[in-house]
The prediction has a mean pLDDT of 83.
This is a predicted structure of a 72-nucleotide RNA (transfer RNA) from Aquimarina acroporae.
The organism belongs to Aquimarina, within Bacteria.
The sequence was found in a public genome assembly.
It matches the Rfam family "tRNA". Gene Ontology term of the family: triplet codon-amino acid adaptor activity.
RNA sequence: CUGGGGGUAUAACAAUGGUAGUUUACCCGCCUUGGACGCGGGAGGUUAUAGGUUCGAGUCCUGUUCUCCAGA
Numbered sequence: 001c002u003g004g005g006g007g008u009a010u011a012a013c014a015a016u017g018g019u020a021g022u023u024u025a026c027c028c029g030c031c032u033u034g035g036a037c038g039c040g041g042g043a044g045g046u047u048a049u050a051g052g053u054u055c056g057a058g059u060c061c062u063g064u065u066c067u068c069c070a071g072a
Base pairs, nucleotide, nucleotide: 001071002070003069004068005067006066007065011023012022013021018055026042027041028040029039030038048064049063050062051061052060
């Protein structure tokens, strides 16, 4: 430089163009003599970034940026 994949909660990952969710971590309660485990509840999101299309975009299109794979 060329082609392809990826960036979403603390972390690991989901999400037919139509309410952004699961597990884990965190906080509170129950349980226990106390803790762990278990059970119930809660909080936490600029969906990398800038635009475009659309009634409506994490999703479609374009630029930029970071990262991974392959080739030169």